[in-house]
Background: This is a predicted structure of an 84-nucleotide RNA (transfer RNA) from a Clostridiales bacterium. Rfam family: tRNA. Its mean pLDDT, the model's own confidence on a scale to 100, is 83.
């Protein structure tokens, strides 16, 4: 240099043919239980914003197509693999 693949909350990892983004698990926080712990059960757990809600934004980044994009198209970046 060329070709292919991958990029989603703190981590792993889903999302059928484009239609509620983050299922499920781990981790973490609060509570219950216990003499105390472990285990188990319940609730919460992206960011901004609010007294608390509301609300807004969010799938590596920038554009495009579309009523609607994590998903399709173009470009960029990073990583992995192969070829040279």
């Nucleotide at each position: 240099g060329c070709u292919g693949g991958u990029g989603u909350g703190g981590c792993g990892g889903a999302a059928u043919c484009g239609g509620c983004a983050g299922a499920c698990g781990c981790a973490c926080a609060g509570g219950a239980c216990u003499u105390a712990a472990a285990a188990u059960c319940c609730u919460g757990c992206g960011a901004g914003g609010u007294a608390a809600c509301a609300c807004u934004c969010g799938u590596a980044c920038c554009a495009g197509u579309u009523c609607a994009a994590g998903u399709c198209u173009g470009g960029u970046c990073a990583c992995c693999a192969g070829c040279a």